The RNA shown here (transfer RNA) has 73 nucleotides and comes from Schistocerca nitens. It matches the Rfam family "tRNA". Gene Ontology term of the family: triplet codon-amino acid adaptor activity. Rfam classes the family as a transfer RNA. About the family: Transfer RNA (tRNA) molecules are approximately 80 nucleotides in length. NCBI's taxonomy places the organism under Eukaryota, Protostomia, Hexapoda, Caelifera, Schistocerca.

[in-house]
């Protein structure tokens, strides 16, 4: 350089083109309690970048960038 798979909230991660992107964990708030934990009730908070197809993209396609594996020089 060259193939493959990958990139989604702080962390793991569900979404095969169409309602608000969904959940578990942590966070914060409030409730409960003597107090802490658990437990209940709400909040906040994500689509790696750019372009392209589409009526309409996390999704398909190009291209780049980072991570993992493989195998050749």
């Nucleotide at each position: 350089g060259g193939c493959u798979g990958g990139a989604u909230g702080g962390c793991u991660u569900c979404g095969u083109g169409g309602u608000c992107a969904g959940a578990g964990c942590a966070u914060c708030u409030g409730c409960c309690u003597a107090g802490u934990a658990a437990g209940c009730a709400g909040a906040a908070g994500a689509c790696c970048c750019g372009g392209g197809u589409u009526c309409g993209a996390a999704u398909c396609c190009c291209g780049g960038u980072c991570c993992a594996g493989c195998a050749c020089a």